RNAcentral holds the full RNA, with entries from ENA and SILVA. Predicted 3D model of a 682-nucleotide part of an RNA (large-subunit ribosomal RNA, domain II) from Fusobacterium naviforme. Its Rfam family is "Bacterial large subunit ribosomal RNA". Gene Ontology terms of the family: structural constituent of ribosome and ribosome. NCBI's taxonomy places the organism under Bacteria, Fusobacteriota, Fusobacteriia, Fusobacteriaceae, Fusobacterium. The coordinates come from a structure-prediction model, not an experiment, and the mean pLDDT is 85.

[in-house]
Context: one part of a larger RNA
């Protein structure tokens, strides 16, 4: 990992709902007995239950009763069949659909491991220091003291054996569930060791580490209570048909769990529904407005304040100051409105289309993590693939076709077959189905096939403006002078360092007290400005189409690729075709209505996840009726057969070697791919 066998909604007992039967104002037996052909038996037994009457807390009264002083007025009654059983589905109550804890409690076994403790034995090579206390000698009044020898102390030193476990390598499915090298610590001690013995789990032991109590320890291990509990995870086994949700309000020690409501589906009953149209209503939202509450821009006028002048106070008086109110101007609001839409919403004995439409009672549910898009908002940062609501789509529970590739995007809702057709989105040179089609334009950037602010004589299309045959604009010829070096400043300042002006006057076609280069200043070179050559447009300013820059990033690339420029791009137009499981034809199944029912026919539907009805196939066993079988049963192998539903059924051939088929009923240990399932094999 695979194979093959096991392997999950059962059972009694209670309820209430349905269907089917029996008897019905009734209905039925329970324990127990009797009888017996031994069976889903007959037959007694009426205790007892429900039902046929209610009302009231009761007394009690009763087709009434009870509140009450009441006959008022008001509540429940009284019309309307039950009952016993089988069947099915739920529901309680038991392990209650299977497996699954860690845990609790009770009895017990356990110190052969190990951890302290008692008895009793037992072991520690060699080596080395050399305490006291003795003795001898020196010394003293005696002592103290000093030396020498002797002596052998000691958690003394050094190191085996024995015990420990610090470092580092190794080993890490190992030789070894704690080892092996190599070094290291103690090694007469609080030392090791041996038998034998005490301490037991709410518990002992602990030179203390949640450390030890037989490879187990923050509470040891057996059994047992036990099928503990598990709002958590897994799984939970044939087929087909209808219908088909939710992922939301409330309440919850409640937020990944419940309960009622919503939303599905099955029965019954019902002339209710929904959409548009016509009419008829309520409303403050989008937008606007600022008279209102606020908020906010300017200017003006200004009560009051401040400040200054008034010798102190005070009248006065003056302001480069704040400033309420007022007028004026231009704004701003979810929690502003003297206005105010379009949806949307409510109504209708109207018209019309429409349907798995509407409500009501009852049986069964499953949903209480939703997601993206599109809109109008809040939250955030006018971030998120963020987060919360509202409205609407699709996803959930939707297959097909587009978007190169894709749950939420755009077409479009698959009953089956079809080598038949027409179209949806989106496409039509190649890959790749269909236009290398057609017209008018744009765009040179491969722009198309990622970006901003900003920047620019890109180019198109449009709008106004000034100049212009009295010669514009460019270009080229020539002139661009004098007073004058303006005045002041300064080393110098001559149109050009700087500073001042009445920037001023002459000649004059025309020339500034001078645009910019230049010099130290002067020079020198130019522009303004003016004539001539030429000869027809030239300048500017705004809106607008498609381009350009801006533009660095980490495997090749921001078209699917290839490649494309009067396009295969972009815009506008108008015409053909492709293109889906959409829709049409052909052929077929089935559901559901009507047609009183069958059988036709006629319409109309038939994607689906939790789920909710229906309808049937297979395995085992019972009962019965018919069959098969040693001239060969089941089973098992192979095999071209049947079923326009599927689970599934048959023939025949080998094989095997005794049972077994079909119909009809019933009963259930009744269907396997998954549960880190279980047991077997490969």
């Nucleotide at each position: 990992u695979c194979c093959g066998g096991c392997g999950a909604g059962u059972u009694g007992c209670c309820g209430g709902u349905g269907c089917u039967g029996g008897c019905g104002a009734g209905g039925u037996u329970a324990a127990g007995g009797a009888c017996u052909a031994a069976a889903g038996g007959u037959c007694c037994g009426g205790a007892g239950c429900c039902g046929a009457a209610g009302g009231g807390a009761a007394a009690c009264c009763g087709a009434g009763u009870c509140u009450u002083a009441a006959u008022a007025g008001g509540g429940c009654a009284u019309a309307c069949a039950g009952u016993c059983a089988g069947c099915a589905g739920c529901g309680g109550c038991a392990g209650a659909c299977c497996c699954g804890a860690a845990a609790c409690c009770g009895g017990g076994u356990g110190a052969u491991c190990u951890a302290u403790c008692c008895a009793u034995g037992u072991c520690c090579a060699g080596g080395u220091u050399g305490a006291a206390g003795u003795u001898c000698c020196c010394g003293u009044a005696a002592a103290a003291g000093g030396g020498a020898a002797u002596g052998g102390a000691g958690g003394a030193c050094c190191g085996a054996a024995c015990g420990c476990a610090c470092a580092u390598c190794c080993g890490u499915u190992g030789a070894a569930a704690a080892g092996g090298g190599u070094g290291g610590c103690g090694a007469u001690g609080a030392g090791g060791u041996g038998u034998g013995g005490a301490u037991a789990g709410g518990g002992g032991a602990g030179a203390a580490a949640u450390u030890c109590c037989a490879a187990u320890c923050g509470a040891a291990c057996c059994c047992g209570g036990a099928g503990a509990u598990a709002g958590c995870u897994g799984g939970u086994u044939c087929u087909c048909c209808u219908c088909g949700a939710a992922a939301u309000a409330g309440c919850u020690u409640u937020a990944g769990g419940g309960c009622u409501a919503g939303c599905c589906u099955c029965g019954a009953u019902u002339u209710a529904g929904u959409c548009a149209g016509a009419c008829g209503g309520a409303g403050g939202u989008a937008g606007a407005g600022c008279a209102c509450u606020g908020a906010a821009u300017u200017c003006c006028u200004g009560a009051g304040g401040g400040g200054g002048c008034g010798u102190c106070a005070a009248a006065g008086u003056c302001u480069g100051c704040c400033a309420a109110g007022g007028g004026a101007u231009a704004u701003c609001a979810a929690a502003c409105u003297g206005c105010g839409a379009a949806u949307g919403c409510c109504g209708u004995g109207c018209u019309g289309a429409u349907g798995g439409u509407g409500a009501u009672c009852g049986g069964g549910a499953g949903u209480c993590a939703g997601a993206c898009u599109g809109u109008a908002c809040g939250a955030g940062a006018u971030a998120a693939g963020u987060u919360g609501g509202a409205c609407a789509g699709u996803c959930a529970a939707a297959a097909g076709g587009g978007a190169a590739a894709g749950a939420g995007c755009c077409c479009a809702g698959a009953c089956c077959u079809g080598c038949a057709g027409c179209u949806a989105a989106g496409g039509u040179c190649c890959c790749a189905a269909a236009a290398u089609a057609c017209g008018u334009g744009u765009u040179a950037a491969g722009u198309g096939g990622a970006a901003a602010a900003g920047g620019a004589u890109g180019u198109g299309g449009g709008a106004u403006u000034u100049c212009g045959a009295a010669g514009a604009c460019a270009a080229c010829u020539a002139g661009g002078a004098u007073g004058u070096u303006g005045g002041c400043u300064c080393a110098g300042a001559a149109g050009c360092a700087g500073c001042c002006a009445c920037a001023c006057a002459u000649u004059c076609a025309a020339a500034g007290a001078g645009u910019g280069c230049g010099u130290a200043a002067u020079a020198g070179c130019u522009c303004a400005c003016u004539a001539g050559u030429c000869g027809a447009g030239a300048g500017g300013u705004c809106c607008u189409g498609c381009g350009c820059c801006g533009a660095a990033a980490a495997u090749u690339u921001c078209c699917g690729g290839g490649g494309c420029u009067g396009a295969a791009a972009c815009a506008c137009g108008a015409u053909a075709c492709c293109g889906a499981a959409g829709c049409u034809c052909a052929g077929g199944a089935g559901u559901g209505u009507g047609u009183a029912a069958a059988a036709g026919c006629a319409c109309a539907c038939u994607g689906g996840u939790a789920g909710a009805g229906g309808a049937g196939c297979a395995a085992u066993c019972u009962c019965a009726a018919c069959g098969c079988g040693c001239a060969g049963a089941a089973g098992c192998a192979g095999u071209a057969c049947c079923g326009a539903u599927a689970a599934g059924g048959a023939g025949c051939u080998g094989u095997g070697g005794a049972g077994u088929g079909u119909u009809g009923a019933g009963a259930a240990g009744a269907g396997a791919g998954a549960a880190u399932g279980c047991c077997g094999g490969a």